A computed fold for a 350-nucleotide part of an RNA from an uncultured bacterium, annotated as small-subunit ribosomal RNA, central domain. The RNAcentral record of the full RNA draws on ENA and SILVA.
[in-house]
Context: one part of a larger RNA
RNA sequence: CUGGGCGUAAAGGGCGUGCAGGCGGUCUGUUAAGUCUAGGGUGAAAGCUCCCGGCUCAACUGGGAGAGGUCCUUGGAUACUGGCGGACUUGAGGGAGGCAGAGGAGUAUGGAAUUCCCGGUGUAGUGGUGAUAUGCGUAGAUAUCGGGAGGAACACCAGUGGCGAAGGCGGUACUCUGGGCCUUACCUGACGCUGAGACGCGAAAGCGUGGGGAGCGAACCGGAUUAGAUACCCGGGUAGUCCACGCCGUAAACGAUGGACACUAGGUGUGGGGGGUAUCGACCCCCUCCGUGCCGUAGCUAACGCAAUAAGUGCCCCGCCUGGGGAGUACGGCCGCAAGGCUAAAACUC
Repeated sequence: CUGGGCGUAAAGGGCGUGCAGGCGGUCUGUUAAGUCUAGGGUGAAAGCUCCCGGCUCAACUGGGAGAGGUCCUUGGAUACUGGCGGACUUGAGGGAGGCAGAGGAGUAUGGAAUUCCCGGUGUAGUGGUGAUAUGCGUAGAUAUCGGGAGGAACACCAGUGGCGAAGGCGGUACUCUGGGCCUUACCUGACGCUGAGACGCGAAAGCGUGGGGAGCGAACCGGAUUAGAUACCCGGGUAGUCCACGCCGUAAACGAUGGACACUAGGUGUGGGGGGUAUCGACCCCCUCCGUGCCGUAGCUAACGCAAUAAGUGCCCCGCCUGGGGAGUACGGCCGCAAGGCUAAAACUC
């Protein structure tokens, strides 16, 4: 000496459930597998290291000693790890009592607005832009009032506010349903952590079948702009956007930061709970647990910055990186209706 890394340089799997595997709290007994120790056996020769010698030296070579092992065996040690037995409660789970929430699924329902249709009033424009024009309008538009139809989204509340593993979730009511937090310390007694494969979930777009279609709007058509304008702006507009069921499986799926546990100054806001103080009581104030922000010490960092929600200090498990291009491509395999997805090179080149 016996790799170094992954917020932004290459690198955290999009997210979860979990088989195998790896790792595993406190006390005690036992065993002696790992571990340590002593003896014995073996580790051929050559080779290697050291010493001595032979060719005039060296290479080469003769002799001696040593080193060399996940090795076998016998005896011993028992702190640690493992096996077996017993016990414990702080990890984990359960019970009881409370609490908050756009967590999920289904059904029903409400108002504002847009569009369209019918009717009334009313007349010459309206709409749109930087300015125009296309468009719409005397077959009566725009504006305005009344009635009706239909689809989609839910103003205010609304908040670095809440919930969820992530994707994500926002009118209202009901039904079904998942998770979390706090208090208590009644029960179980290590039942735990992680997790290759596997399985499930997974925005938008896209695909299949059937429905729906107000607004918006890829493609497409027209008007402008321009040297051109296959764009940006304007008028139209089909798929789609919506619903049901089935696929797809991707993303700047981002905190560009995997999960669990423990420890390490403070200050300040905010959401949920508990306790204390105070009071007639609610506030106020103090303590505490969980979440979510900002600032900041030590420490870390290439710097930026991070800083109890760590990128600090440790430990366990998984994933991943190893110069740029070629390339997330070819080939093969697996998956998909397809689009394509997953896995994943090399030549060559700088």